[in-house]
RNA sequence: CGCCUCACCUCGGGGUGCCCGGAAACGGGCUGAGAUGCUGCAAGGCGGACCCGUUGAACCUGAACCGGUUAGGACCGGCGGAGGGAAGGUCGAGAGUUUUCCU
Numbered sequence: 001c002g003c004c005u006c007a008c009c010u011c012g013g014g015g016u017g018c019c020c021g022g023a024a025a026c027g028g029g030c031u032g033a034g035a036u037g038c039u040g041c042a043a044g045g046c047g048g049a050c051c052c053g054u055u056g057a058a059c060c061u062g063a064a065c066c067g068g069u070u071a072g073g074a075c076c077g078g079c080g081g082a083g084g085g086a087a088g089g090u091c092g093a094g095a096g097u098u099u100u101c102c103u
Stems, first nucleotide, its partner, number of pairs: 007090004011053004017030005036047004059084003065078004
C1' cells in the first nucleotide's frame, strides 16, 4: 500500500399485508426479521421496532400473472443467469522532551 472477514460511527433505502366476524369501533386468526403508534377527509406525513445498502431477492415492476396449498389467503414455488434499486469512514491538530538521519 492492497485484499478478505467482522465490528463500530455517520448517512441513506424499504415494507408494514391478508383471512373471518362486525354497521362501525373493534375482536379472532395466518405468514414472516418486521404487519406498529400518532396525525390527516384523503393522498400522505412524523416516529418506533425490524431488514437492507452495489458481494445489492431488503424492497419495487412484471402482477388483479402461472402452478400448488389452505377454512381463507396476497401463504409456498415459478417468474428470476428478467428489469430496477439505497455508501462513505474507522481518527485529526498543537506543544515539549529524547533518540536517529541529513546538511

A computed fold for a 103-nucleotide RNA from an uncultured Rhodobacteraceae bacterium, annotated as TPP riboswitch aptamer (THI element). The coordinates come from a structure-prediction model, not an experiment, and the mean pLDDT is 76.